[in-house]
Molecule: small-subunit ribosomal RNA
Organism: uncultured bacterium
RNA sequence: AGGGUUUGAUCAUGGCUCAGGACGAACGCUGGCGGCGUGCUUAACACAUGCAAGUCGAGCGAUGAAGUUUCUUCGGAAAUGGAUUAGCGGCGAACGGGUGAGGAACACGUGAAGAAUCUGCCCUCCACUUUGGGAUAACACCGGGAAACCGGUGCUAAUACUGAAUAUUGAAACAUAAGUGGCAUCACUGAGUUUUGAAAGAAUUUCGGUGGAGGAUGACUUCGCGGCCUAUCAGCUAGUUGGUGAGGUAAUGGCUCACCAAGGCAACGACGGGUAGCCGGCCUGAGAGGGCGACCGGCCACACUGGGACUGAGACACGGCCCAGACUCCUACGGGAGGCAGCAGUGGGGAAUAUUGGGCAAUGGAGGAAACUCUGACCCAGCGACGCCGCGUGCGGGAUGAAGGCCUUCGGGUUGUAAACCGCUUUCAGUAGGGAAGAAGCGAAAGUGACGGUACCUACAAAAGAAGCACCGGCUAACUAUGUGCCAGCAGCCGCGGUAAUACAUAGGGUGCAAGCGUUGUCCGGAUUUAUUGGGCGUAAAGAGUUCGUAGGCGGUUUCUCGCGUCGGAUGUGAAAACUCAGGGCUCAACCCUGAGCCUGCAUUCGAUACGGGGAAACUUGAGGACGGCAGGGGAGACUGGAACUCCUGGUGUAGCGGUGGAAUGCGCAGAUAUCAGGAAGAACACCAAUGGCGAAGGCAGGUCUCUGGGCCGAUUCUGACGCUGAGGAACGAAAGCGUGGGGAGCAAACAGGAUUAGAUACCCUGGUAGUCCACGCCGUAAACGAUGGACGCUAGGUGUGGGGAACAUUCCACGUUCUCUGCGCCGCAGCUAACGCAUUAAGCGUCCCGCCUGGGGAGUACGACCGCAAGGUUAAAACUCAAAGGAAUUGACGGGGGCCCGCACAAGCAGCGGAGCGUGUUGCUUAAUUCGAUGCUACGCGAAGAACCUUACCUGGGUUUGACAUGUACGGAAAAGCAGUAGAGAUACUGUGUCCUUCGGGGUCGUACACAGGUGGUGCAUGGCUGUCGUCAGCUCGUGUCGUGAGAUGUUGGGUUAAGUCCCGCAACGAGCGCAACCCUUGUCUUUAGUUGCUACGCAAGAGCACUCUAAAGAGACUGCCGGUGACAAACCGGAGGAAGGUGGGGAUGACGUCAAGUCCUCAUGGCCCUUAUGGGUAGGGCUUCACACGUCAUACAAUGGUGCGUACAGAGGGUUGCCAACCCGCGAGGGGGAGCUAAUCUCUUAAAACGCAUCGUAGUCCGGAUCGUAGUCUGCAACUCGACUACGUGAAGCUGGAAUCGCUAGUAAUCGCGGAUCAGCAUGUCGCGGUGAAUACGUUCCCGGGUCUUGUACACACCGCCCGUCACACCAUGGGAGUGGGUUUUGCCAGAAGCAGUUAGCCUAACCGUAAGGAGGGCGAUUGCCACGGCAGGGUUCAUGACUGGGGUGAAGUCAUAACAAGGUAGCCGUA
Repeated sequence: AGGGUUUGAUCAUGGCUCAGGACGAACGCUGGCGGCGUGCUUAACACAUGCAAGUCGAGCGAUGAAGUUUCUUCGGAAAUGGAUUAGCGGCGAACGGGUGAGGAACACGUGAAGAAUCUGCCCUCCACUUUGGGAUAACACCGGGAAACCGGUGCUAAUACUGAAUAUUGAAACAUAAGUGGCAUCACUGAGUUUUGAAAGAAUUUCGGUGGAGGAUGACUUCGCGGCCUAUCAGCUAGUUGGUGAGGUAAUGGCUCACCAAGGCAACGACGGGUAGCCGGCCUGAGAGGGCGACCGGCCACACUGGGACUGAGACACGGCCCAGACUCCUACGGGAGGCAGCAGUGGGGAAUAUUGGGCAAUGGAGGAAACUCUGACCCAGCGACGCCGCGUGCGGGAUGAAGGCCUUCGGGUUGUAAACCGCUUUCAGUAGGGAAGAAGCGAAAGUGACGGUACCUACAAAAGAAGCACCGGCUAACUAUGUGCCAGCAGCCGCGGUAAUACAUAGGGUGCAAGCGUUGUCCGGAUUUAUUGGGCGUAAAGAGUUCGUAGGCGGUUUCUCGCGUCGGAUGUGAAAACUCAGGGCUCAACCCUGAGCCUGCAUUCGAUACGGGGAAACUUGAGGACGGCAGGGGAGACUGGAACUCCUGGUGUAGCGGUGGAAUGCGCAGAUAUCAGGAAGAACACCAAUGGCGAAGGCAGGUCUCUGGGCCGAUUCUGACGCUGAGGAACGAAAGCGUGGGGAGCAAACAGGAUUAGAUACCCUGGUAGUCCACGCCGUAAACGAUGGACGCUAGGUGUGGGGAACAUUCCACGUUCUCUGCGCCGCAGCUAACGCAUUAAGCGUCCCGCCUGGGGAGUACGACCGCAAGGUUAAAACUCAAAGGAAUUGACGGGGGCCCGCACAAGCAGCGGAGCGUGUUGCUUAAUUCGAUGCUACGCGAAGAACCUUACCUGGGUUUGACAUGUACGGAAAAGCAGUAGAGAUACUGUGUCCUUCGGGGUCGUACACAGGUGGUGCAUGGCUGUCGUCAGCUCGUGUCGUGAGAUGUUGGGUUAAGUCCCGCAACGAGCGCAACCCUUGUCUUUAGUUGCUACGCAAGAGCACUCUAAAGAGACUGCCGGUGACAAACCGGAGGAAGGUGGGGAUGACGUCAAGUCCUCAUGGCCCUUAUGGGUAGGGCUUCACACGUCAUACAAUGGUGCGUACAGAGGGUUGCCAACCCGCGAGGGGGAGCUAAUCUCUUAAAACGCAUCGUAGUCCGGAUCGUAGUCUGCAACUCGACUACGUGAAGCUGGAAUCGCUAGUAAUCGCGGAUCAGCAUGUCGCGGUGAAUACGUUCCCGGGUCUUGUACACACCGCCCGUCACACCAUGGGAGUGGGUUUUGCCAGAAGCAGUUAGCCUAACCGUAAGGAGGGCGAUUGCCACGGCAGGGUUCAUGACUGGGGUGAAGUCAUAACAAGGUAGCCGUA
């Protein structure tokens, strides 16, 4: 510090997610030791048991043990002694310890104030400590009660209670001369009247008590500032705000009361709701911030729940009291007892959190004179890897790289110096011996350590006792094998898994960390993703529809002043701990100690005065006013005009009109449409007219008049900052819509009819009502858009246009030129922008103010509130769900977008197919099997260049298992092959015969066994190779350069031209490659060479010759080369000459980058998988040849351009020794016999046929056609039954030119005619070749199909066979409404009123003081009034849960219906409204 993820790719936007750190954690697997920390985050739930606050006999009465002494009747008694303690009394119990429920508050933090206060114990100082009195507990006796406990009578003490004296330096009150000080009330000092105190013990030092002054400590009160969410909480408040007086308190104060006034708080957020202990600090972060408030420390609050006071210096009191309530326990049923949020512990809750331990040795606390006692505070120990830190599980050598495991290309590699083995060491753990500091103090002395026989030291033995967890597709370090087969499973995001998974599971190996490692949860970070530092708003989310304007924010120039902000210095405070730095102590570290820094803050004070601010005075440039001109559909009202449409009346006139893609509905002989004249009514204003004008926006258009707003220009002048923006607020605000009343010509939702259609609740047509118009009143929204808030300043230009002014020019006017101000447009530089684009009318550079945004969906929805007559508007969520949604641009693809061009693509023609029967292939059906593959073009006379057996892969039957075939090893044999015979359908089995070579090592061969063979078994979606198709279409790319952030572009586009990305020109491109073309073969002309088997001018032949034909080799020839024209002086095109051939001469071979997961595992090869007495191998027979039907493709025909008969002529290219087969003979013929020749320019297949000549047939199911069938044959072959071909004779079917639709072909082509080859024993209408005869037509590119190129749109990229919307049906999820129902909380009114406190008091009781007494003062009980907790009744608010039914929403694999959107998406789309 970044990375992954939207796309085919790119940039930017934007969310999701990961890597880091942390934790009071939990869970999973694992676990050696020690140190230091830390441990109920949940039920402030309920608690058994023990302990956690006592102490003082030197305050008091009482009790009186041991011991000692004396006496003794030996029972004991007395004295002394003082342990022990219940009680009275004193101090403490308000500290320490726990918890975080409540509380949004002066509760906390920080800084001030108290001249408005209190303070036990402690410290300092001053003074005093005199004299009396009456009770009461304990105790004794009696009584009640189950108990807790209580009552009565009697006795007694005090540092308990109490009377009086004393006191001026105390306090209070009253009145007051004066002085000092301050901060307003005031404070301090000083002189007069009333009240106020004491207690003892020990005795060596002492400890106390009282009054006063001061200090310290602690507490209380008040104030400034600071720190949560919510406006879907906007108004709250009657003791409320203030005053006077009184009460109350330690003290101020509505704290309380009486009276008076009507205030107080709030948009700088009152009131309400929700949540929360606050802070020092902790975690994170570069910081600013964000989150948290465990442990430690400070403060607060609470102590079963609620209320209350008492005592006291201090409490409204955790281990005190009273009352009420809930709960628990005891009970004799009458009544009592209790409060672990102290330490342990129990139950419960929960994912989860410890011992009913030791000790007061240390530190601290209470009491005491002290010893000492108490102390679950504390110090220690125990449990838990919960965290941090440290240590160990050994170290060195050791290669035949052992065995085993795993992988393997079978060679090896890896685990791996790892192990074994050899040597060394002993930390930790273990055993034994020694053994602390912590101790200061107290005490006369002795003595005193929980931890602990612990730390530490020494010795001993042996490598001996001690390693796991997660991960290994990318992010992210680390890879293979096997299993599984969209299953099981994984997953933080993207995503893996459908038979070769580095992603699941296991194993081997590796990587990372390590006594831990992972997972989950939470927080910060990354996230500049709430942006102060540090973001945005034209199109990604985002400028309010517009203007005015309140509060607020911001604000021109100069001078003076203040010193509020601001800046600097000083002082106080900012607790300690923490953090940082330095040093030190535990062997190091964690941890601890010391010092310094820090604590960014607050307050006070001193100083500075530029800037901002306050005050004062001025200025004119911002702003505004006055004056003179100008333009304008700016607004409102009144009046008025013509054209057109429609309607009415009348005339002329006759059969249609109207409407559409085409029609129909409709109108019309009752006279329409058309036309003429007249009249009526309503609405809108042609031309001018514009890229133009005005207005804040919405918006504004015939003309005239009246009223009225704003703007611009000009030259002077006036005011003197009067300004800008603008939360709330107000006004305006298209269309649709609503209300009332008018109006209504045209148009036209709804509606009706006619069409279209599969349907058509639409598009089209004919009608037609609201509405559209006017007046008044609502509504308040629009894609209200420049998708661009307002104001001001600055920053190159060019050009046009609206309004005004000036100058020049012109004698003047007009025109013109230049300058200038102000509007409205276009182009364009810098700059900006993700790009597109914007660019003085900014989206540039700056300032000020407002509004708005923070992933998509849910949703601008629900609920609530406000507004509205309603429709609805404004404000505005959440649950849930997804990993994207969206922007700009790029390359493709596509379009029922456009332009250009090509092709037998159409058109023009010729011949067909589709109809018939037959052949052949396919689907389907059938079957034991009908083997398999090919399936739009690009499968279907295809693989198959030839299924009777074989082929053959299929079926049935009977048989075989190292095998029909290959290699190797081990063992064994002398046989095996061959021949003959028997059985059998055959395979096979049996019998007989047969008996290899050798260099003597062996080889060959056979048998058995083991490795293995074998597979036309599966996967063409694991592959190679080969092939088809687009397409012989003209395209496909690269290097360098340039442009662009980039994907990419350019080149390759453009103007011409071509069959062609062919060539030329131009051009930020210049070149190049694969394609095109050419080179190759063949054919057409000529030349040369050669001349047998070819040829023949010589010839009967032999021979001779090589001119010609031909053969086969080499050349020539054609290149737009020449001429003319067109064209851009080009490329090229058109025409012509010459030429055998003319513009690639004809044909062939040749197939770019790629597409279709195209085809083929059954040609071959091949990875995985599968079978292995079978899915292998062999055999006989059958099947691939079936047959209701359907399709493709041939051949043959339907006839006279023909059939038949006879005669006659002319090819080319091939094949041939298991072969072609001549002559000749036989047969009607297929063929048979025969045997010559030929390994082929020699012989042969081999008579070519159509054609031509003559004859016949005469338009008919025929002398056409030949299917089918019968009989008889031929040939091949082991064998023609299933199932061959051919021949002869006989038979003679359908068919008379073929519906919709559709194929081929542009010249030696179509059509037609025959010939040959491969395969092959035989079988050809198929296929591959060959030649003969030999046409018609092409105006042209509108249309169909396919293709190329440029451009355009796109929501497509699996690319239109794309994408995608909504209802309905089903399943699940969350949510709104809902008659209601049940809780919580809060509030209003009323009832009620415990304990307590305050007031009152007629009743009752009463020691101290007064009084001789009666009595009084004072006190208590009781009663009563006020306040008030729990409780009750009635009604509201708010919130949660639940609810028959219901609404929409989301998600879901393949459901139904249509096709709304994306292309002109087939009616352009979208917004508001009905």